[in-house]
Predicted 3D model of RNase P RNA and transfer RNA as a complex of 400 nucleotides. Rfam match: Bacterial RNase P class A. Rfam classes the family as a ribozyme.
RNA sequence: UGCAGUCGCUGGCCUUUUGGGCGAGAGGAAAGUCCGGGCAGCAUAGGAUACGGUAGUUGCUAACGGCAACCGCGUGUAAGCGUAGGAAAAGUGCCACAGAAACAAUACCGCUCCGGUUUAAAACGGGGUAAGGGUGAAAAGAGUGGGGUAAGAGCCCACAGAUCUUAAUGGUGACAUUAGGGUGAGGUAAACUCUACUGGCUGCAAGGAGGUCUAUAUACCGUGAUCCGCGGAUGACCGCUCACCGCUAGACUGCGCAAGUAAUUGUGCAGCUAGAUAGAUGACUGCAGGCUUAUGACCUUUGUUAUGAGUCACAGAACCCGGCUUA
RNA sequence: GUCCGUAUAGCCUAGGGGUCAGGGUGCUGUCCUGCCACGACAGAGAACGAGGGUUCGACUCCCUCUGCGGACA
Numbered sequence: 001u002g003c004a005g006u007c008g009c010u011g012g013c014c015u016u017u018u019g020g021g022c023g024a025g026a027g028g029a030a031a032g033u034c035c036g037g038g039c040a041g042c043a044u045a046g047g048a049u050a051c052g053g054u055a056g057u058u059g060c061u062a063a064c065g066g067c068a069a070c071c072g073c074g075u076g077u078a079a080g081c082g083u084a085g086g087a088a089a090a091g092u093g094c095c096a097c098a099g100a101a102a103c104a105a106u107a108c109c110g111c112u113c114c115g116g117u118u119u120a121a122a123a124c125g126g127g128g129u130a131a132g133g134g135u136g137a138a139a140a141g142a143g144u145g146g147g148g149u150a151a152g153a154g155c156c157c158a159c160a161g162a163u164c165u166u167a168a169u170g171g172u173g174a175c176a177u178u179a180g181g182g183u184g185a186g187g188u189a190a191a192c193u194c195u196a197c198u199g200g201c202u203g204c205a206a207g208g209a210g211g212u213c214u215a216u217a218u219a220c221c222g223u224g225a226u227c228c229g230c231g232g233a234u235g236a237c238c239g240c241u242c243a244c245c246g247c248u249a250g251a252c253u254g255c256g257c258a259a260g261u262a263a264u265u266g267u268g269c270a271g272c273u274a275g276a277u278a279g280a281u282g283a284c285u286g287c288a289g290g291c292u293u294a295u296g297a298c299c300u301u302u303g304u305u306a307u308g309a310g311u312c313a314c315a316g317a318a319c320c321c322g323g324c325u326u327a
Numbered sequence: 328g329u330c331c332g333u334a335u336a337g338c339c340u341a342g343g344g345g346u347c348a349g350g351g352u353g354c355u356g357u358c359c360u361g362c363c364a365c366g367a368c369a370g371a372g373a374a375c376g377a378g379g380g381u382u383c384g385a386c387u388c389c390c391u392c393u394g395c396g397g398a399c400a
Stems, first nucleotide, its partner, number of pairs: 001288007009025002012022004027314001031325002034323005039203004046228004051199005056070005071085001072083004086194002091192002093188003103141001108133002110129006143159005162183009207245002210238004220232004252271008289312010328399007337352004345383001354370005376392005
């Protein structure tokens, strides 16, 4: 742990009267409370701002930040696995240390030209150069070859690549392929921000149910951030108790069939399956099983078997449901 | 049950992407004193609750978990 029995505990029903009988009684996560919805109250939840949330596409769904399929990217020989996956050319911020320079670089070394001096070189001064070195996570951001130049450089050319865009074709779409044209200023948005979509707030301790007082409005109250708008007789006080309703039949459960790649949907049959309020769902006995261990026996060994002892995953409803996460 | 907050040396706390995680208290040693306390000087050890992610770089930002604390009839 499973089965059976006995004794209890919490609801339900039937008898009956203080008892008896019948039947039911935790989960895959009931947990964390991380999302979403139902339900309830306040406008049948309205407008603006603020503050958030989400971020490829299509679909599923009551809804979602969930799920399915696909696209792109990364990784892998592949099967596959991972992916918070809009915008850095709207603007702002940040990029420590090191380094000359951290973004339209005032050139450290190097290369190169000029100048005066000098036999010459070195050194000095003034320019040019971002190809090379060095620093760094990242260095001006398009590689190779050629041309070009005092030396160099997409400075120019050819080919290849990146990115943006136009057209055609394929696809519902993200996107892919082909052809043409343009561009050449890094990274960071789990920094502010922008774009698109989206969120009213509070939670069953919601809320309902008692009495007294107040009395028609520039007040008060509610909309739990503000303003508008709207609503209201209510509002305040007193009292009472978790005793009653909400409370468990539901986006329910099981099996089958059909549609769909799938998520999921439709339909047929069968079924009823906790409802406590300090909080029930347990204890004991017997049998069986698993694991650990001790002793004995058998076996060449791995082990097998007998007896004894110990132990039985995580955990546990509290309005309900769909997910996620964790155990 | 529902909803919030918080976690940095033994204790109390600062830091809100970078240089060494700083300060107080405590601890150790020396001085001071007849001795102790107070005080002065010097010194040492030691901490970002755990895991994953973003980033060149995380105590800090994001996600998940854990512990602790609080509010509500």